[in-house]
Bacterial large signal recognition particle RNA from a Clostridia bacterium, 269 nucleotides, folded computationally. Rfam family: Bacterial large signal recognition particle RNA. The family's RNA type in Rfam is non-coding RNA gene. Lineage of the source: Bacteria > Bacillati > Bacillota > Clostridia. RNAcentral holds the sequence, with entries from ENA. A source record names the gene ffs.
RNA sequence: CCAUACCAGCCGGGGAAUUAGCGGAGCCCUGUACCUGAAAUCCGCUACAGCAGGGGUGGAUCCCUCAUUUGAGGAUCGAACCUUUACGAAUACAAGAGUCGUAUCUGCUGUGUUGAGAAACGGGUCUUACGCAAUCGAGGGCUGUGAACCAUGUCAGGUGGGGGACCAAGCAGCAUUAAGCGGUUACCUCGGUGUGCCGUGAGGUUGCCUGUUUUGAGCAGGAGGUACGAAGAUCGCGUGGGGGCGACAUUCGAUUUUGAGGUGUAUGG
Numbered sequence: 001c002c003a004u005a006c007c008a009g010c011c012g013g014g015g016a017a018u019u020a021g022c023g024g025a026g027c028c029c030u031g032u033a034c035c036u037g038a039a040a041u042c043c044g045c046u047a048c049a050g051c052a053g054g055g056g057u058g059g060a061u062c063c064c065u066c067a068u069u070u071g072a073g074g075a076u077c078g079a080a081c082c083u084u085u086a087c088g089a090a091u092a093c094a095a096g097a098g099u100c101g102u103a104u105c106u107g108c109u110g111u112g113u114u115g116a117g118a119a120a121c122g123g124g125u126c127u128u129a130c131g132c133a134a135u136c137g138a139g140g141g142c143u144g145u146g147a148a149c150c151a152u153g154u155c156a157g158g159u160g161g162g163g164g165a166c167c168a169a170g171c172a173g174c175a176u177u178a179a180g181c182g183g184u185u186a187c188c189u190c191g192g193u194g195u196g197c198c199g200u201g202a203g204g205u206u207g208c209c210u211g212u213u214u215u216g217a218g219c220a221g222g223a224g225g226u227a228c229g230a231a232g233a234u235c236g237c238g239u240g241g242g243g244g245c246g247a248c249a250u251u252c253g254a255u256u257u258u259g260a261g262g263u264g265u266a267u268g269g
Base pairs, nucleotide, nucleotide: 001269002268003267004266005265006264009057010056011055012030013029014028015027020046021045022044023043024042034054035053036052037051063262064261065260066259067258073252074251075250076249081244082243083242084241085240086239087238088237096235097234099230100229101228102227103226104225105224106223108221109220110219111218117215118214119213120212121211122210123209124208125207126203127202128201129200130199131198132196133195134193135192136191137190138189139188140187141184142183143182144181145180151176152175153174154173159168160167161166
């Protein structure tokens, strides 16, 4: 140096959490990198840190060490910003916005000598009582129809009585009606209805409209500015708490890149 056999090593790793610590198992990331069994009120181990059993590869581009490059993902801290909550102060001092009221100024719109506004008198609208009308309903009245027999009148035919003249009962038909079933302009009676303001009376004067008289130029609407005042705590402000997102920083870190180095036992040649 070569060959053969065996063996060491390797057949995933990482994060948070849990743990005295380590690993498994559950969650997450990466990746494809054996099989079986048990294991979250957990299972096993002891710093060389999974246990039990089986399988593959196996001395090097593949195992180990050091350094380096890359960086999935995670953890910690947490400025700034947003949101919520509690408390506090507070409106022209240093420090604002908004709301309400009063006064005043500016201009705009509509209206006004074809009379604004004000005053007095009156009326309507409003409430209510009575009456009247209208309307609706019911009944009456009028009218049509309407009884095989158990309504009336008249009763052909026929029937009965009589010697006869005549008499009697009485069906159909006709007429008139009862009950019932319909119609009805006008008329009468009763009842109802915010249909009408038609009449009369009482009430009311808050609001709106309108007529007469007096007076004679503003009135109404909303906007902005200024000043003063009031209330309250909606916005904003301060302090504290919760939540969201999360810069900077720190940290762990698989994967990836490159370099250097290290490494059995036995037998034979």